[in-house]
RNA sequence: UUGAGAACAGGGCAUGGAGUCGCCCUUUAACCGCCAUCGUGGCUGAUGACUCCUACCGCGUG
Numbered sequence: 001u002u003g004a005g006a007a008c009a010g011g012g013c014a015u016g017g018a019g020u021c022g023c024c025c026u027u028u029a030a031c032c033g034c035c036a037u038c039g040u041g042g043c044u045g046a047u048g049a050c051u052c053c054u055a056c057c058g059c060g061u062g
Stems, first nucleotide, its partner, number of pairs: 009026005016053006033043004
């Protein structure tokens, strides 16, 4: 330096944070939303799921 294996661990799940659970990946990876158009335009959601906080949006009341 290269190859293989094992252990520990790490990373990811379309926009922020925390907890719990689930799934995926092992660096050649998991992952990086949808529709139309190829000049670009439009749409949903802060979650993979649940709870809470923050931000944003809509309605009502004081």

Fluoride riboswitch aptamer (crcB RNA motif) from a Pseudomonadota bacterium, 62 nucleotides, folded computationally.
It was read from a public genome assembly, where an Rfam model found it.